A computed fold for a 75-nucleotide RNA from a Pyrinomonadaceae bacterium, annotated as transfer RNA. The sequence is in RNAcentral, with records from ENA and MGnify. It matches the Rfam family "tRNA". Rfam's curators write: Transfer RNA (tRNA) molecules are approximately 80 nucleotides in length. The family's RNA type in Rfam is transfer RNA.
[in-house]
RNA sequence: UUCGGGAUAGUGCAACUGGCAGCACGUUGGACUUUGACUCCGAAGAUGAAGGUUCGAAUCCUUCUCCCGAAGCCA
Numbered sequence: 001u002u003c004g005g006g007a008u009a010g011u012g013c014a015a016c017u018g019g020c021a022g023c024a025c026g027u028u029g030g031a032c033u034u035u036g037a038c039u040c041c042g043a044a045g046a047u048g049a050a051g052g053u054u055c056g057a058a059u060c061c062u063u064c065u066c067c068c069g070a071a072g073c074c075a
Base pairs, nucleotide, nucleotide: 001071002070003069004068005067006066007065010025011024012023013022019055027043028042029041030040031039048064049063050062051061052060
């Protein structure tokens, strides 16, 4: 440099043909308990960045950033 894959909550993962961004763990408030754990009921928290297409974009298109892999060039 080229090609391929990837970036979603603190962590790990979903999101169908473009149509309300969810799940588990964690954090936190409460209930239960003599206390803690377990269990139960709530809450907060995310689409890598900038544009484009569209009534509507995590999803499609362009550019850029970062991570992983493969190939190549120079030393």